[in-house]
């Protein structure tokens, strides 16, 4: 390199959901909580790929106002998120 291990070599981490925060959102913190979870669910998110979201600015439609704008919905759009989606990278026992 390569295959097995998540209650038996030790020692790990936490989906979902609940409380509270932060956030326009998505999605995050921390406390509880353990999944027909889990051997990398460790780390990496401008610089492979997918997926989610759609504040802001941007088009379009109503309405208001008739100069500027204002508000409503629609559409695309990442500069925002996800490594528990593959991935890249490091890593732990045992076999061989």
């Nucleotide at each position: 390199a390569a295959u097995u291990g998540a209650u038996u070599u030790u020692g790990g981490c936490a989906a979902a959901c609940u409380a509270u925060c932060u956030g326009a959102a998505a999605a995050g913190a921390u406390a509880g909580g353990a999944c027909u979870g889990c051997a990398a669910a460790g780390c990496u998110a401008u610089a492979g790929g997918g997926a989610c979201u759609a504040a802001a600015g941007g088009a379009u439609u109503a309405c208001a106002a008739g100069g500027a704008u204002g508000u409503u919905a629609u559409c695309a759009c990442a500069u925002g998120u996800c490594a528990g989606c593959c991935a890249g990278u490091u890593g732990c026992a045992a076999u061989a």
c-di-GMP-I riboswitch aptamer, 96 nucleotides, folded computationally. Model confidence (mean pLDDT): 78 of 100. It was read from a public genome assembly, where an Rfam model found it.